[in-house]
RNA sequence: CUCUGUAAAGAGCAAACCAGGAGAAAUCCUGGGACGCAGAGCCACGGGGCUAAGAAAGUUGUUUAAAAUGAGGAAGAAAUCUUUCCAUUUAUUUCACUUUCAAGUCUGCCGAGCCGCCAGA
Numbered sequence: 001c002u003c004u005g006u007a008a009a010g011a012g013c014a015a016a017c018c019a020g021g022a023g024a025a026a027u028c029c030u031g032g033g034a035c036g037c038a039g040a041g042c043c044a045c046g047g048g049g050c051u052a053a054g055a056a057a058g059u060u061g062u063u064u065a066a067a068a069u070g071a072g073g074a075a076g077a078a079a080u081c082u083u084u085c086c087a088u089u090u091a092u093u094u095c096a097c098u099u100u101c102a103a104g105u106c107u108g109c110c111g112a113g114c115c116g117c118c119a120g121a
Base pairs, nucleotide, nucleotide: 002121003120004119005118012037013036017032018031019030020029021028022027035108041114042113045111046110047109048106049105050104054101055100056099057098058097060096061095066090067089068088069087070086072085073084074083075082076081
C1' cells in the first nucleotide's frame, strides 16, 4: 500500500418507540431507548426514495362581479323604446380539490469523492 472481517481487545454509532422542541410537510434537533452497524465516520456530486409550502395547469365544485346575446317572463309607454327578472355565453374573482414541478429532505437505499480504528493475509 492492497485485500479480507472467522476469532479477540478497547472504544464508537444508535432503528423502532417515548418525551420536549423546530418545520406546511417530508424530515430534523435534544434527552431516554437499542433493531442493528467494520466505516451506521464526513460529503446531497450521480442515480433513487420521500414531501409539495410556493409556482404552473385544470371539460371539477364553490364564491365574486362585469359585459354581450335572447321572436324569453313581468311592468311602464304612442313607439321598433325603457326598467326589472330569468336563461345562455365569455372576461374577472375567493376557497377547496386534482395533476405536474425541488430550490426542501433522506448518506441506516446504491454508487463516486475525502478521512480513519483493531486483527489477519
Molecule: c-di-GMP-I riboswitch aptamer
Organism: Pseudomonadota bacterium